[in-house]
């Protein structure tokens, strides 16, 4: 003590990455009661610069001297000031750590032990005098003393030579003796006795000398301790885009210096040393203890504290001195400040306080030496910004608190009020104890809940609002996703809730999360990543057996690993924290011991490896000769008008005879068949036959070596195609180029013609999809099968190296168990399971590019980054869509056919325009004669104008009269609306401020209903089981069938649903029942008329037909025949009113299309709210240069007129339909009966048929437009109805590219009716009469369904996506320079030092400063190339489907871009056919 989580996708799973979540520094925001505790606090930038105090002095018991006195003072003289205390510049090793070494050193003060302390001499400073100077500071003369200096002695040392041999020791150059030589120690002083002297009037005193005793000192050797010097081996950062370095460099010999060894340093010799285990160089950095993290290895750090280093404005240099090249010493140089009398002088806070400065960034000029400690010192004491203490700071850790209870209210988990209770703290007193001192603390008393809570979040990850009000792709949030375009749970604000709490939260860096740098502990088919292929140095790893050895390696001890830090314990009320006490501190060093692996030494093996030998197989190199086919050139000869090419042409080629056929000849390249899924080679690569020379590889063998191996950083060699150099050569093909084509354009595909190039010889170049996207080697681990080569056996032989089976051994292929594996798939030929050894690989882009440097003759090749910049990129697969992919199957989709539309008038909707307003709304199919929308007012939503109107509540006004009526006048189109006067008449009351009523206002992107289309297509799903980590598949696939997922057979699937079918509704046959209002064959009466045959009406019967309503049978592929599997089924037939769904309707799966519709209605939210609301008038919705779409009627004789004669359906009707009758030319009036209707009305249908007129003309065709009259509806027909009569008489002569409907009672042609409706039908729903051509058949177009394939598509091909150009910002890179720093090197000039000398000199070092050359870096830089990023710029379509020329790859040439084409390569290319597995 190892966990996750968000983010790529339509969904999956992987690779990777980016973010959250933890901890920890130093900063900010915002907030803050109170206490211990701590090694906290200008450490990061500016080792920048400082005013001003303060930090390092003591010793009167050494010495002198001034002073009345007092260590007061001043001088010499000791010890100390090399320590503490500050900082990290430099420093990559002269620092550090860990061990060892010094036989090559040094150590004051202390500690032990031994000895010494003897004699003697000159000065000289306070201080006096004189003196220069402005000042620091100095200059001469006189006096003195010592523990200050000198001199002798001894002790002692040093060197050189000797030493029997004693001692330590691993080793003697050490100690030890002996002789010469030089060198050369010492300091007193205090106390107490005692004696002498001197001073002094004496006492007492004071000085001085001497001796004992004690004490402090000095002086020598030796020894310890301490501190330190030196060496030696190991650790120690990045960079190879730093590969070679090195002249005192590397040894020597001799010397100088040093405590001490050295080339440290000099002279002389030699010429070495270092370096891939990275020297040299360049960057960065004080090092460890130890800190942060982390499970640990690890990664990151070196502030504090404690050890060393180093430094002390930059720099060099020295002298004291045991100790320094000295932070508060000195000389000088250089920069920077100060003072000055201008001669000179003085300074160095990386000490403590403080202040400028610099930064995101850090406190008081505070108090004691009381403790601790340090320095002197006999001591007592002094001194000390060391240290202690207090202060200031949200530094870190820990601890505590911000209240409890009870009544009572209220908007009641909570607030408010009153009352109580407790007091940590807090405020006030008192003691107590303790301190330098103050303050805290203890310990008691009073007062009062009193004095005390934020910060951050609330879409997801992530805990905790689907609350409220702003806002509207704005303002803004956002660590990543992401949020914001009018209901925002993501801004903002407010309320509630969430986490954490005296905090809290944010950028920042660090570690964890990261097994995204994988020693523990990752990979490289295809995701990033196997070197193009091979030899091979180094290093790395290596077979069996013995002996040995003990380096690795394990065990034991033992010394170190400083303290602190960490862990345990215990204590100090607990905690942090201190203290003691043990561990550890994985190291590192020496010692004993093991001997299994490994290594090292020796011997021996034969299985890894090699070597001989036999027969075989091969397109395995290289050299030579030979051969053939095709081509193509050139000659003859035959031959005539074409040839060639493509989709289709053109340009080329031919009467100067092409193409073509025969022959002859010439060239240069290549080598069909054989041939394969085949052999051979390391790769690349190798193909006619023959021959020389060569290499490997396999099999076979009782042969021979005897581990001789494996793998390879470096390095060498090999290395298709392009290309290049120099020389040949050139037939075909062929980049560029030239020409014709095609296109919008064609710098392309396609054609004609061509140059390099391809071949050759010799040299370069070193790349490629140089691919099995798989390094190489060895060992293990199931098979089946084909197939080469080579041994063996057994068969069979047309006796061939033949054929055929089996086995062993090598290859080269398929398919497969375990097993891997994200998965496709790999699977003895591993991508399996293990071992050895190199290469690589760590987000995407920028980029294989920049610089730099190595190769090359270039082109280029190697090696190869960074600023920036992005949240993705990327692999397998899945399930949709898509392909200009494949397969089957379908439809008025085509094709066959018939009629339209598009041309013209008109009507009618649309877009545009217009206009006050021409309301809105639908826009491909699937918007446009739709919103049933055929709008004069109404409708009406629009404009202009006028009016009216607020439930409910609160405030102003009102009996001094509110609101309301109203003559008349005024204003208006009009109007007690208003205004003005006056009445009438009595309680409310629209001035305010809230809330309402109402909106065809706004959102169909908030809904709900309904609707339209895919679509009447045949499809969508579900349980269960089974397959797959998974999305997901399977079933739902195939083979037949069908209309149809229909229906059969098969199948890891079985079953089932919701679609189709059935079902319902109508029409078509038969049939039953009813029988008015329907019918009338048949009876009878009546009336009319008659050619007397009959016939019309109407009445009574009747219910047979007709039809009407209501019910019931029929059809089911049931029979026959063939096809088919003996199946679904299909073809044909019989039969039958119908035939294989009889024909028409009704119903519309699961979804989609944010489709339509807030303007039918409902309906969230928003908005107007005295106007976006109601109401009247009027005008608009009919506008009109234009487009478009639907339909009306036409261009005419299948016609038109005009007379006459026929037959229907189905509907409607009460402000209605109107018989009939009158009147009017008609529209239409006037009168009237009958029907709320199988009864009456509308209602004569019309085409059509039988005559007649016209006679190919803008017509007697056509009927717009315009003109008079007239009718009707209605309050109104002016804008703007509709009807009738006269005139009038426009385009229009069969409609361009395009386009639409129709498969039978159907297209089409005729007319009924009905809706709407006062009134207006070319519109639209519905009747009904006439009544037709085609359909062979496909999937070509449009499109649909399975199935299968490719894919970068997935708001799904209207999809994705690429480069040039323009434009705006950003970083870096060339670049003529030009400015700066820094670092080496050489010259000069040189402060100032060392060394020698007596001096003069002499030799050497050298800081600065000038020059100069070299080299790094950093700053600008005209211009230039490229790269990145940026919501809607320009060219065009490269890429993804076969992407519309299959993409990619290395090379060339060319081009506005993507890109084209040439060669050679690859499948990481679709589709078809062969083939091969199963």
């Nucleotide at each position: 003590a190892u966990u996750c989580u968000g983010g790529c996708u339509g969904a999956a799973c992987c690779c990777g990455c980016c973010a959250g979540a933890g901890g920890a520094g130093g900063c900010g925001g915002c907030u803050a009661u109170c206490c211990g505790g701590g090694u906290c606090a200008g450490g990061c930038u500016a080792a920048g610069c400082c005013a001003u105090g303060c930090g390092a002095g003591u010793c009167g018991u050494g010495a002198g001297g001034g002073g009345a006195a007092a260590g007061c003072c001043c001088u010499c003289g000791g010890c100390g000031c090399a320590c503490u205390g500050c900082u990290g510049a430099g420093u990559a090793a002269u620092a550090c750590c860990a061990c060892c070494u010094c036989a090559a050193c040094c150590u004051a003060c202390c500690c032990u032990a031994c000895g010494g302390u003897g004699g003697g001499g000159g000065a000289u400073a306070a201080u006096c005098c004189c003196g220069g100077g402005a000042a620091a500071c100095u200059g001469g003369g006189g006096c003195u003393a010592a523990u200050a200096c000198c001199c002798c002695a001894u002790a002692g040392g040093a060197g050189a030579g000797g030493g029997a041999u004693u001692c330590u020791g691993g080793a003697a150059g050490g100690a030890c003796c002996c002789u010469c030589u030089c060198c050369g120690a010492a300091a007193g002083c205090u106390a107490u006795u005692a004696g002498c002297a001197g001073c002094u009037u004496a006492a007492a005193g004071c000085u001085g000398c001497u001796a004992a005793u004690a004490g402090c000192g000095c002086c020598g050797u030796a020894g310890g301790a301490u501190g330190g010097g030196a060496g030696g081996u190991g650790g120690u950062c990045c960079u190879a885009u730093c590969a070679g370095g090195u002249a005192g460099u590397u040894g020597g010999g001799g010397g100088u210096g040093u405590a001490a060894c050295g080339g440290a340093c000099c002279c002389c010799c030699a010429a070495g040393c270092c370096u891939a285990a990275g020297a040299c160089g360049g960057g960065u950095a004080g090092g460890g203890g130890c800190c942060g993290u982390g499970a640990g290895a690890g990664c990151g750090g070196g502030a504090g504290c404690c050890c060393c280093c180093a430094g002390a404005u930059g720099g060099g240099c020295u002298c004291u001195g045991a100790g320094a090249c000295a932070u508060g010493a000195g000389c000088c140089c250089a920069g920077g400040g100060c003072c000055u009398a201008c001669g000179g002088g003085c300074c160095g806070c990386a000490g403590c306080a403080g202040g400028c400065g610099c930064g995101a960034a850090a406190c008081c000029u505070u108090c004691c030496c009381a403790a601790u400690g340090c320095g002197c010192u006999a001591a007592c004491g002094c001194g000390c910004g060391a240290g202690g203490a207090g202060g200031u700071g949200a530094c870190c850790c820990g601890g505590a608190g911000u209240g409890c209870c009870c009544u009572g209210g209220c908007u009641c988990u909570g607030c408010c009020a009153g009352g109580g209770c407790u007091u940590u703290u807090g405020c006030c007193c008192a003691g107590u104890g303790u301190u330098a001192g103050a303050a805290g603390g203890c310990u008691g008393g009073g007062c009062g809940a009193a004095u005390a809570a934020g910060g951050g979040g609330u879409g997801g990850g992530u805990a905790a609002g689907a609350c409220c009000g702003g806002u509207g792709g704005c303002a803004g949030c956002c660590g990543c996703c992401a949020c914001g375009g009018u209901a925002a749970u993501a801004c903002c604000g407010g309320c509630g809730c969430c986490c954490c709490a005296a905090g809290u939260c944010g950028a920042c860096u660090c570690c964890g999360c990261g097994a995204u740098u994988a020693u523990u502990g990752g990979g490289c088919c295809u995701a990033a990543a196997g070197c193009g292929c091979c030899c091979g140095u180094a290093g790395c790893c290596g077979g069996g057996c013995u002996g040995g050895u003990a380096a690795g390696u394990c065990u034991c001890u033992c010394g170190u690993u400083a303290a602190a830090u960490c862990c345990c314990a215990u204590a100090g009320u607990a905690a942090a924290c201190u203290a003691u006490g043990g561990g550890a501190c994985u190291g590192c060093g020496a010692g004993a011991g093991a001997u299994a692996c490994u290594g090292c030494c020796a011997g021996c093996c034969u299985u890894g490896g090699g070597g001989c030998c036999g027969g075989g197989a091969g397109a395995g190199g290289c050299c030579g000769g030979c051969a053939g086919u095709a081509c193509u050139c050139c000659c003859a000869g035959g031959g005539u008008a074409g040839g060639g090419g493509u989709g289709a042409a053109a340009u080329c080629c031919u009467u100067u005879a092409a193409u073509c056929c025969u022959g002859g000849g010439g060239g240069g390249a290549c080598u069909a068949c054989c041939a394969g899924u085949g052999g051979c080679g390391a790769a690349g690569g190798c193909g006619g036959c023959c021959g020389g020379c060569u290499a490997g590889a396999a099999c076979g063998g009782u042969c021979c070596c005897g581990a001789c191996g494996g793998u390879g950083a470096g390095g060498g060699g090999c290395g298709a195609a392009a290309g290049c150099u120099g020389g040949g050569g050139g037939a075909g093909c062929a980049a560029a180029a030239g020409g014709g084509a095609u296109u919008a354009g064609a710098u392309a595909c396609c054609c004609c013609u061509g140059u390099a190039g391809u071949c050759c010889c010799a040299g370069c170049c070193g790349u490629a999809a140089a691919c099995g996207u798989u390094g190489c080697c060895c060992g293990c681990u199931a098979g089946c099968u084909a197939u080469c080569g080579g041994a063996g056996u057994g068969g069979c032989u047309u006796a061939g190296a033949g054929c055929c089976a089996c086995u062993c051994c090598g290859g080269u292929g398929g398919c497969g168990a375990a097993g891997g594996g994200a998965a496709g798939c790999c699977g003895u030929u591993a991508a399996g399971c293990g071992g050895g050894u190199c290469g690589c690989c760590u987000g995407g882009g920028g980029a294989g590019u920049a610089c730099a440097c190595c190769c090359g003759a270039a082109a280029g090749g190697g090696u190869g980054a960074a600023a920036c910049u992005u949240a993705a990129g990327g692999g397998u697969a899945u399930u949709g869509g898509c392909g200009g992919g494949g397969g089957g199957g379908c439809a008025c989709a085509c094709a066959a056919g018939g009629g339209g539309u598009g041309g013209g008038u008109u009507g009618u909707g649309c877009g545009g325009u217009u206009u006050a307003a021409u309301u809105g709304g639908a826009u491909u199919c699937g918007a446009c004669a739709c919103c049933g929308g055929g709008a004069a007012u109404c409708u009406u939503a629009c404009c202009c104008g006028g009016g009216g109107a607020g439930a409910c509540g609160g405030c102003a006004g009102g009996a001094u009269g509110a609101a309301g009526g109203u003559c008349a006048g005024g204003c208006u189109g009009a109007a007690g609306a208003c205004c003005u006067u006056a009445c009438c008449a009595g309680a409310c009351g629209a001035g305010c401020c809230g809330a309402g009523a109402g909106g065809u206002g706004g959102u169909g992107c908030a809904u709900g209903g309904c609707u339209a289309c895919c679509g009447u297509c045949a499809g969508c799903u579900c349980g269960u089981a089974c397959c797959g980590u998974g999305a997901g598949g399977c079933g739902u696939g195939c083979c037949g069938u069908u209309a149809a997922g229909u229906c059969g057979g098969u199948u890891a699937a079985c079953g089932a649903g919701c679609g189709a079918g059935a079902c319902c509704c109508g029409u078509g046959c038969c049939u039953c029942a009813u029988g008015u209002u329907g019918c009338u064959a048949c009876u009878c009466g009546c009336a009319g008329c008659u050619u007397c045959g009959g016939u019309u009406g109407c009445g009574a019967g009747g219910c047979a037909c007709u039809c009407a309503u209501g019910g019931g049978g029929g059809a089911c592929u049931g029979c026959c025949c063939g096809c088919g599997a003996u199946a679904a089924g299909c073809g044909g037939g019989a039969g039958g009113a119908a035939g294989g769904u009889a024909c028409g309707g009704g119903c519309g799966a699961c979804g989609g299309u944010a489709a339509g519709u807030c303007c039918g209605u409902a309906u969230g939210c928003c908005c107007c709210g005295a106007a976006u609301c109601c109401c009247c008038g009027g005008g608009g919705c009919c506008a009109c240069a234009c487009g478009c779409g639907c339909a009306a009627c036409a261009c005419a004789a299948u016609g038109g007129g005009u007379g006459c004669u026929a037959c229907a359906a189905a509907g409607g009707g009460a402000u209605g339909c109107c018989a009939c009758c009158c009147c009017g030319a008609a529209a239409g009036g006037g009168g009237g009966a009958g029907c709320a209707a199988a009864u009456c009305c509308c209602c004569u249908a019309a085409a059509a048929g039988c005559g007649c007129c016209c006679c190919u003309a803008g017509u007697u065709c056509g009927g717009a437009u315009c003109g008079a009259g007239g009718g009707u509806u209605g309050u109104a027909a002016c804008u703007c109805g509709c009807c009738c009569u006269c005139g009038u008489g426009a385009a229009g002569c069969u409609g361009g590219a395009a386009u639409c409907c129709c498969u039978a009672g159907u297209a089409g042609g005729c007319g009924g009716g009905g809706u709407u409706u006062a009134g207006c039908a070319a519109a639209c729903c519905u009747c009904g009469c006439c009544g037709a051509a085609u359909a062979c058949g496909u999937c070509c177009c449009u499109g649909c369904c399975c199935c299968u394939u490719g894919c970068u598509c997935a708001c799904a091909c209207u999809g994705c996506c690429c480069g040039u150009c323009a434009c705006g910002c950003c970083a870096a890179c060339c670049g003529a320079g030009u400015g700066g720093a820094g670092c080496u090197c050489c010259u000069g000039u040189g402060a100032g030092g060392g060394c020698u000398g007596a001096a003069a000199g002499g030799c050497u070092c050298g800081a600065a400063c000038a020059g100069g050359a070299g080299c790094u870096c950093c700053g600008c830089g005209a211009g230039g190339g490229g790269g990145g990023c940026g919501a809607a710029g320009u060219c065009g379509u490269c890429a993804c489907a076969a992407g519309g020329u299959a993409g990619c790859c290395g090379u060339g040439c060319g081009g506005g871009a993507a890109c084209g084409c040439g060669c050679g390569g690859c499948u990481g290319g679709a589709u078809c056919a062969c083939u091969c597995a199963g």